[in-house]
């Protein structure tokens, strides 16, 4: 230098053919218990790495870019 994959909630990850973002764990409240844990019920938590574009509408498509991983090439 070239190619491929990844970045989404505090953490680990889903997200279909573009249609307004979810699960588990964690956290908070409640139930229950003499009490705690486990369990059950409910809630909170996100500008989807960043910028721009296409579109009525973008996590998803296009361009540029940052970081991480892998492969290839070059190194007089």
């Nucleotide at each position: 230098g070239g190619g491929c994959g990844g970045a989404u909630a505090g953490c680990u990850c889903a997200g279909u053919u573009g249609g307004u973002a979810g699960a588990g764990c964690a956290u908070c409240g409640g139930c229950a218990u003499c009490a705690c844990a486990a369990g059950c019920c409910g809630g909170u938590g996100g500008u989807c790495g960043g910028a721009g574009g296409u579109u009525c509408g973008a996590g998803u498509c296009c361009u540029c870019u940052u970081c991480c991983g892998c492969c290839c090439a070059c190194c007089a």